[in-house]
Context: one part of a larger RNA
Molecule: large-subunit ribosomal RNA, domain III
Organism: Dehalobacterium sp.
RNA sequence: AAGUAAGCGACAAGGCAGGUGAGAAUCCUGCCCGCCAAAAACCAAAGGUUUCCUGGGGAAGGCUCGUCCGCCCAGGGUAAGUCAGGACCUAAGUCGAGGCAGAGAGCGUAGAUGAUGGACAAUCGGUUAAAAUUCCGAUACCACCUGCAACCGUUUGAAGGAAGGGGUGACACAGGAGGGUAGGUCAAGCGCACCGUUGGUCGAGUGCGUCCAAGCCGGUAGGGGGAAAGAUAGGGAAAACCGUCUUUCACAACCCCGAGAGGUGAUGGGGAGCGAAAAAAAGUAGCGAACUGACUGAUCCCACACUGUCAAGAAAAGCCUCUAACGAGGAAGCAGGUGCCUGUACCGCAAACCGACACAGGUAGGUAGGGUGAGAAUCCUAAGGCGCGC
Numbered sequence: 001a002a003g004u005a006a007g008c009g010a011c012a013a014g015g016c017a018g019g020u021g022a023g024a025a026u027c028c029u030g031c032c033c034g035c036c037a038a039a040a041a042c043c044a045a046a047g048g049u050u051u052c053c054u055g056g057g058g059a060a061g062g063c064u065c066g067u068c069c070g071c072c073c074a075g076g077g078u079a080a081g082u083c084a085g086g087a088c089c090u091a092a093g094u095c096g097a098g099g100c101a102g103a104g105a106g107c108g109u110a111g112a113u114g115a116u117g118g119a120c121a122a123u124c125g126g127u128u129a130a131a132a133u134u135c136c137g138a139u140a141c142c143a144c145c146u147g148c149a150a151c152c153g154u155u156u157g158a159a160g161g162a163a164g165g166g167g168u169g170a171c172a173c174a175g176g177a178g179g180g181u182a183g184g185u186c187a188a189g190c191g192c193a194c195c196g197u198u199g200g201u202c203g204a205g206u207g208c209g210u211c212c213a214a215g216c217c218g219g220u221a222g223g224g225g226g227a228a229a230g231a232u233a234g235g236g237a238a239a240a241c242c243g244u245c246u247u248u249c250a251c252a253a254c255c256c257c258g259a260g261a262g263g264u265g266a267u268g269g270g271g272a273g274c275g276a277a278a279a280a281a282a283g284u285a286g287c288g289a290a291c292u293g294a295c296u297g298a299u300c301c302c303a304c305a306c307u308g309u310c311a312a313g314a315a316a317a318g319c320c321u322c323u324a325a326c327g328a329g330g331a332a333g334c335a336g337g338u339g340c341c342u343g344u345a346c347c348g349c350a351a352a353c354c355g356a357c358a359c360a361g362g363u364a365g366g367u368a369g370g371g372u373g374a375g376a377a378u379c380c381u382a383a384g385g386c387g388c389g390c
Base pairs, nucleotide, nucleotide: 014032015031016030017029018028019027033387034386035385036384041367042366043365047347048346051345052076053075054074055073056072057071061069062068081141082140083343084342085341086340088118089117093113094112095111099107100106122139123138124137125136126135142339143338144337145336146335147334148333151330152329160326164322165321166320167319168318172309173308174307175306178302179301180300183296184295185294186293187292189210190209191208192207193206194205195203211269212268215264216263217262222257223256224255225254226249227248228247229246230245231244232243234242235241270291273287274286310313353362354361369381370380371379
């Protein structure tokens, strides 16, 4: 040279007004504009660990500013029999009594441990500044305990009963069809609100809404299984269970599984909208209409279904059943009671995780409105969220 050149991290975009304040492009509010919309929305796993909410602050952090913040200070916030995990089960793996092993090391039986799997009982609504299947309301369900108790049994042995027997649990991939539901759309149906401006709208007008769970009753569409009796040397004991054999009957009765509808739950909740009083306190408290029909329609449910294929597709607990030892009380139902530990805030395609950063990178899973369309593509858009900190 010079406080010059360059930089201020996606080219989605801001504008105006009002407020606060010492100070405002940057904070707050309103209106308009723009961007995303299989995401740039929502839920939640991992991970983070208070970042959540409220009041205050303005040194530093924030690529500018700052009255603002994921920053600083203080206070507050996470409530469970049913959600997730444990008090259940096992997989790979890990550990491993005895045992094997001639340094060190190591291997491994019984057993234990170990979810990403199996088993397992709750839904809707309301509420907070911040929590909710956890609090509250209503309606349920599960396990156990106690009481009453129809009825059954007491050697002619009930109910039960195992570390035992059997069944089930129990599984691949591909494919399409059927029955439903969620959702969606439409309506001269129903309800509520509105019709100012304007040349002009009471109309077949415009806008909005038209909803509801588990549980219990019910047993449908559909799917699966042949049934009974006798014999029995197999299931390392027993068995009425399973298996095997024989006979009879039958191709439909019966049994099992099974969505959904319908009823109830609900004299309840929700609900567009209307809407106070008032101290600092509001769309708050409170009130509350209609709540139907048709069409469409899932990747969700029936479904562990069905059909096809060959590379032939976990285990254990649990559950059902069978007896052995044992066994003197058992028990449908009704009523009352009890219910442990841990997690639970918030972020979670991100400024809160992994990348030294408020970093154009990376990050398993779930939800899936409308128009166009074969479509989760594309473009536009709803709910919702943002305009990327000069």